[in-house]
């Protein structure tokens, strides 16, 4: 260094906000009610263009045949809007419109 496709799931991250818990501030009957994410959090939500994994699929060579043995799964700028959920978000509409 040929060749071919180029999907699924899983587990975190960067992000993300506020149902719950926890900070905090108020009120009180002490027990909770009530505001705040313009609270480092815990719980959550989370990436086509991030990580790892598992599987799946692809190619090649030996073979009558692959269940066999090697290899590959790359590249990716990107809105406005709109959904969803308690609420955002790099979540979903999306590798969409558009750029090149």
């Nucleotide at each position: 260094c040929a060749a071919a496709u180029a999907g699924a799931g899983c587990g975190c991250u960067a992000g993300g906000g506020u149902u719950c818990c926890g900070g905090c501030c108020g009120c009180u009957g002490u027990a909770g009610c009530g505001g705040u994410g313009a609270c480092u959090g815990g719980u959550c939500c989370g990436a086509g263009a991030g990580c790892a994994c598992u599987c799946g699929a692809c190619c090649u060579u030996u073979c009558a045949g692959a269940c066999a043995a090697g290899g590959u799964u790359a590249c990716a700028c990107g809105g406005c809007g709109g959904g969803a959920u308690a609420a955002a978000a790099g979540c979903c509409c999306g590798g969409g419109a558009g750029a090149c």
RNAcentral holds the sequence, with entries from Rfam and Ribocentre. This is a predicted structure of a 100-nucleotide RNA (Guanidine-I riboswitch aptamer) from a marine metagenome. The coordinates come from a structure-prediction model, not an experiment, and the mean pLDDT is 84.